[in-house]
RNA sequence: UGAAAAGUUUUCUAGGGUUCCGCUCAUAUUGAGGUCAGGUCCGAGAGAAAACGCACGUAUACAUACGUGUAACACGGAAGGACAAAAGCCUGGGAGAU
Numbered sequence: 001u002g003a004a005a006a007g008u009u010u011u012c013u014a015g016g017g018u019u020c021c022g023c024u025c026a027u028a029u030u031g032a033g034g035u036c037a038g039g040u041c042c043g044a045g046a047g048a049a050a051a052c053g054c055a056c057g058u059a060u061a062c063a064u065a066c067g068u069g070u071a072a073c074a075c076g077g078a079a080g081g082a083c084a085a086a087a088g089c090c091u092g093g094g095a096g097a098u
Stems, first nucleotide, its partner, number of pairs: 007052006015042002020039002022036001023033004053070007073093001075096001079091003
C1' cells in the first nucleotide's frame, strides 16, 4: 500500500424512544407527562439463533444428493440523516487510534 462471503434475509435479545394503546395528573368531549413498570413500534459489523448462499470433499444420471467447514480478531469519536421520536439504527468493520 492492497484484498477478503467480514454475503443476504428472517426471528429474538442488549439497548432505544413516545406515534397508537395502557398508566398518572389536571382547570377533563380536552390537554400535559417517558424524570411512567408495560403492549404496539425501532433495534446491533464488533450480541444470539435459523434459512439461503459460499468454500472444499465424495457419489453422480451433470439435474442434484450427502458430508465437513463458514474460524480467529474487532478500541472507536464528533457531526449529520430517517421515521412520532430516540438509539449499539444508517453514513460506518467510516475518519482516527493500535

Guanidine-I riboswitch aptamer from Ureibacillus acetophenoni, 98 nucleotides, folded computationally. The source organism's lineage runs through Bacteria, Bacillati, Bacillota, Bacilli and Ureibacillus. The model forms 100% of the base pairs in the Rfam consensus.